[in-house]
C1' cells in the first nucleotide's frame, strides 16, 4: 500500500426569530399572566430477557416435594444466565475467536437408510478343516455396507484365524513425584482392562430460588348502598403447594376468608430522583475493580416538556467543478448493574497476514 483483528472516543456545530417544561428570585390586573436567570430524552433511552434496590402480603421464620435456574478453575461486585484472568476443546497461517465446560464405570434410552451385526454384537463376500456330494465343524483377521464396525504397527503362534501371546505407542484405571491458590499440566510405575458417540437425550450430582410488582405502596379530600350465598367439631382461614411454626376468628355458628349481584370514586399530594451518583488526579492490582484526596448537582413530566424556520459552518458520497445528494438508529415515565437486538458518517491507539521500495 492492501487485507484481517482487536480496544476506545463520537452520534453534527454556532448564531437569529418565534414556541415548551421544572427550579429559584422579581412583579401585580392573582390569570402559572408577565419579566429574569438556570437546568432540561440515550449508547442504547428499545427488547422487558436476568439480577438487585425499594414497598406491600403479620415474621418472610423453619424444613421438605415439585418446578425452575446455573454449572472448568480462581478473582470483582449489592447480586446476577454479568465482567475479568487463567486453564481445556474446537475453529483460524496468524493476530485472534467461540464454548450449553460436572457425571456415560448408578439406570434407561437414541443413532434413520444401508448392512449379517450397532451392547445379550455378529454372518453361506470369504478363510480353514472333514467330506465323492448335500452339507458339517471352526472363524470373525482380508473384503463389502455405513457418520461410526469393536485399538494401532510389527513379530509369533493356528488348520485357518482373533490381544491369543510378546515388545513399542494410543485410551481407561491404579499408585506415586515435581509445578500451580486452583482448573490443569508434565513424568514414573503397575495391569492386556481395550468398541465408541449422544446428557443442547431421559436422568444422576452439587449450588441458588417465599409471592407480587410503581398501576408497589402511602396520605388528604369527596362520595355511595348494600345485598345473597359457602363448610365443619382432632373447628376454620390467612402466610405460592404440603408439613412444622405462627396470627386472627368462632363455638352449631361467624369473619378481615372465598365466590356472585350490585353502588360510588376514578381528584390533589407523596412515593419521584442527592445515587451500590459523576468528573478530574493518585495510589494498588495483568486485569476487571477498589481504597484515598478534590470538585460537580445533570429531566422528573401526568394526554405526558427541549420543536419549527432561516444563515453560515463541519463532514461523507458523485461532479461534467456550475453544484447536487445524505448526515443513521432512534425519545425518559420508580431507579441502578448487565445482556441481547437496530444503526449513517467519521476519528484515535495496538496487533496480524500479504506485497512492495530503502
Nucleotide at each position: 500500500g492492501g487485507g484481517u483483528u482487536u480496544g476506545c472516543c463520537a452520534a453534527g456545530g454556532a448564531g437569529a426569530u418565534c414556541g415548551c417544561g421544572g427550579c429559584a428570585g422579581g412583579u401585580c390586573c392573582u390569570g402559572c399572566g408577565c419579566c429574569u436567570g438556570u437546568c432540561g430524552a440515550g449508547g442504547a433511552a428499545a427488547g422487558u430477557c436476568c439480577g438487585c434496590a425499594c414497598u406491600c402480603c403479620a415474621c418472610a421464620g423453619g424444613g421438605u416435594a415439585a418446578c425452575g435456574a446455573u454449572g472448568c478453575c480462581g478473582g470483582c461486585u449489592a447480586a446476577c444466565c454479568g465482567c475479568c484472568g487463567g486453564g481445556c476443546a474446537g475453529g483460524g497461517c496468524g493476530a485472534c475467536c467461540u464454548g450449553a465446560c460436572g457425571g456415560c464405570a448408578a439406570g434407561u434410552g437414541c443413532a434413520a437408510c444401508a448392512g449379517a451385526g450397532a451392547a445379550c454384537a455378529g454372518a453361506u463376500u470369504g478363510c480353514a478343516g472333514c467330506g465323492c456330494g448335500a452339507g458339517c465343524u471352526g472363524u470373525g483377521a482380508g473384503g463389502g455396507u455405513g457418520a461410526a464396525a469393536a485399538g494401532g504397527c510389527g513379530c509369533g503362534g493356528u488348520a485357518a484365524g482373533a490381544g491369543c501371546g510378546c515388545a513399542c505407542c494410543g485410551g481407561a484405571c491404579g499408585c506415586g513425584g515435581c509445578a500451580g491458590c486452583a482448573a490443569u499440566g508434565u513424568c514414573g510405575c503397575g495391569u492386556g482392562c481395550c468398541a465408541g458417540g449422544c446428557a443442547a437425550a431421559c436422568c444422576c450430582c452439587a449450588u441458588c430460588g417465599g409471592g407480587a410488582g410503581c398501576a408497589a405502596g402511602g396520605u388528604g379530600a369527596a362520595g355511595c348502598a348494600g345485598g345473597c350465598g359457602c363448610a365443619a367439631u382432632u373447628g376454620g382461614a390467612g402466610g405460592g403447594g404440603c408439613c412444622c411454626c405462627u396470627u386472627c376468628u368462632g363455638c352449631a355458628a361467624a369473619a378481615a376468608g372465598c365466590g356472585c349481584c350490585g353502588g360510588g370514586u376514578g381528584c390533589a399530594c407523596c412515593g419521584c430522583u442527592a445515587g451500590a451518583g459523576g468528573u478530574c488526579g493518585u495510589c494498588g492490582g495483568c486485569a476487571a475493580c477498589g481504597g484515598c484526596g478534590a470538585c460537580c448537582c445533570c429531566a422528573g413530566a401526568u394526554a405526558g416538556a427541549u420543536g419549527a424556520u432561516c444563515u453560515c459552518c463541519c463532514c461523507g458520497u458523485c461532479u461534467g467543478c456550475g453544484g447536487a445528494c445524505g448526515g443513521a438508529c432512534a425519545g425518559a415515565a420508580u431507579g441502578c448493574g448487565g445482556c441481547u437486538u437496530a444503526u449513517g458518517c467519521g476519528g484515535c491507539a495496538g496487533a496480524c497476514c500479504c506485497g512492495g521500495a530503502u
Predicted 3D model of a 358-nucleotide RNA (Bacterial RNase P class A) from a Chloroflexota bacterium. The coordinates come from a structure-prediction model, not an experiment, and the mean pLDDT is 76. It matches the Rfam family "Bacterial RNase P class A". It is annotated as a ribozyme. From the family's description: Ribonuclease P (RNase P) is a ubiquitous endoribonuclease, found in archaea, bacteria and eukarya as well as chloroplasts and mitochondria. Rfam links the family to the GO terms ribonuclease P activity, tRNA processing and dimeric ribonuclease P complex.